[in-house]
RNA sequence: ACGGCAGUAGCUCAGUUGGUAGAGCGAUGGUCUCCAAAACCAUAGGUUGUAGGUUCGACCCCUGCCUGCCGUG
Numbered sequence: 001a002c003g004g005c006a007g008u009a010g011c012u013c014a015g016u017u018g019g020u021a022g023a024g025c026g027a028u029g030g031u032c033u034c035c036a037a038a039a040c041c042a043u044a045g046g047u048u049g050u051a052g053g054u055u056c057g058a059c060c061c062c063u064g065c066c067u068g069c070c071g072u073g
Base pairs, nucleotide, nucleotide: 001072002071003070004069005068006067007066010025011024012023013022019056027043028042029041030040031039049065050064051063052062053061
């Protein structure tokens, strides 16, 4: 330099043909316990990497850019 993959909650990751985003772990509170752990219940937490475009409507389609990983030379 070129090609490919990925970027979504604090972490690891889902999200099927475009119709307003979820799980596990973690955090906080509660039940239980002499106390804690475990278990169970509940709650909070997101500009979906960034800037545009298409669309009535974009995590999803298109383009540029940024970051990380893999490959070719």
Background:
Transfer RNA from Emticicia sp., 73 nucleotides, folded computationally. NCBI's taxonomy places the organism under Bacteria, Cytophagia, Cytophagales, Leadbetterellaceae, Emticicia. It matches the Rfam family "tRNA". It is annotated as a transfer RNA. Rfam's curators write: Transfer RNA (tRNA) molecules are approximately 80 nucleotides in length. Gene Ontology term of the family: triplet codon-amino acid adaptor activity. The sequence is in RNAcentral, with records from ENA. The prediction has a mean pLDDT of 82.